[in-house]
The RNA shown here (transfer RNA) has 75 nucleotides and comes from Candidatus Uhrbacteria bacterium RIFOXYB12_FULL_58_10. Taxonomically the source falls in Candidatus Uhriibacteriota (Bacteria, Bacteria candidate phyla). Its mean pLDDT, the model's own confidence on a scale to 100, is 80. It matches the Rfam family "tRNA". It is annotated as a transfer RNA. Gene Ontology term of the family: triplet codon-amino acid adaptor activity.
């Protein structure tokens, strides 16, 4: 250098193929509040994410094209 492939809440991870749909769900974590004499568990309740730029579309996390980063295959 070519080629493939991965990026989503603090981590982990569905959703991506095959655009819309209940607020982008779900678990651990983290706040509060209850429950208890504490603690810890258990209930309620809450904050928190689509790597960055463009593109195509009435509508992108989802389809193209680029960077920018991880990970393979190869000369």
């Nucleotide at each position: 250098g070519g080629c493939c492939u991965c990026a989503u809440c603090g981590u982990c991870u569905a959703g991506c193929c095959c655009g819309g749909u209940c607020u982008a769900g779900g678990a651990c974590a983290c706040u509060g509040c209850g429950u208890u004499c504490u603690c810890a568990g258990c209930g309620c309740a809450g904050g928190a994410a689509c790597a960055c730029c463009g593109g195509u579309u009435c509508g992108a996390a989802u389809c193209c094209g680029g960077u920018u980063g991880g990970g393979g295959c190869u000369a």